This is a predicted structure of a 75-nucleotide RNA (c-di-GMP-I riboswitch aptamer) from a Solirubrobacterales bacterium.
Its Rfam family is "c-di-GMP-I riboswitch aptamer". Its family is annotated with cyclic-di-GMP binding in the Gene Ontology.
The source organism's lineage runs through Bacteria, Bacillati, Actinomycetota, Thermoleophilia and Solirubrobacterales.
[in-house]
RNA sequence: UCUCGACAACGGCAAACCCAUCGUGAGGUGGGGACGCAAAGCCAGGGGUCUCUUUGAGGCGGCCCAGCUACCGAA
Numbered sequence: 001u002c003u004c005g006a007c008a009a010c011g012g013c014a015a016a017c018c019c020a021u022c023g024u025g026a027g028g029u030g031g032g033g034a035c036g037c038a039a040a041g042c043c044a045g046g047g048g049u050c051u052c053u054u055u056g057a058g059g060c061g062g063c064c065c066a067g068c069u070a071c072c073g074a075a
Base pairs, nucleotide, nucleotide: 004073005072012037013036017032018031019030020029021028022027035062041068042067045065046064047063048060049059050058051057052056
């Protein structure tokens, strides 16, 4: 360095649900909350799926792939 991922360390994220708020909606944001996550960090390029006032415009990165980046170090 690459691969890999411990009943390791320091830490991190936060499903369902509840509250507030924004949106026609899928859903977003903030707070609470933890089912889980070693990329559950970023990205809507491909696939998938969902929405709407449907041929167009959007949502989902915690569905998969591609791309970019990153902490720790037992075997």